Annotation:
This is a predicted structure of a 71-nucleotide RNA (transfer RNA) from a Patescibacteria group bacterium. Its Rfam family is "tRNA". Its mean pLDDT, the model's own confidence on a scale to 100, is 83. The sequence is in RNAcentral, with records from ENA.

Parts: sequence; C1' cells; structure tokens
RNA sequence: GCGGAUGUAGUUUAGUGGUAGAACGCGUGCUUGCCAAGCACGGGGCUGGGGUUCGAUUCCCCAUAUCCGCA
Repeated sequence: GCGGAUGUAGUUUAGUGGUAGAACGCGUGCUUGCCAAGCACGGGGCUGGGGUUCGAUUCCCCAUAUCCGCA
C1' cells in the first nucleotide's frame, strides 16, 4: 500500500428498517445486631460524518479504532 472482519451501557453481549433488551457491575431502599447473600426500584449505551427512506443500531458511501490476510 491492497483486501476482509468487527465497533451497541463500566464489562460481556442480543437486536438486521418501526419506542434498544439482558447478565454482571453501579446507586437508593427493604431485610440483618453487622457484613455478605436475597428482594424491589433507579441511572447509564447504538464509533464519527454524509446519503437513501415517512422512519436507520439495521441499507449505501467516506472517515476512524481494533483484529486478520496479502504485498
């Protein structure tokens, strides 16, 4: 330099056009003499820009990060 794959919450991930879910973690409360465990509730997310569409996490283009292959 060329080609390919993958970017969703703090972490691991589901979702492939129609309100973005889960687990663990985090916060508050309940429970306990205390801690842990358990229960209830809550906060938090689609890598960036553009395009298509009534509507984009999803489709297209470019960029960017990581990984793989070729040179």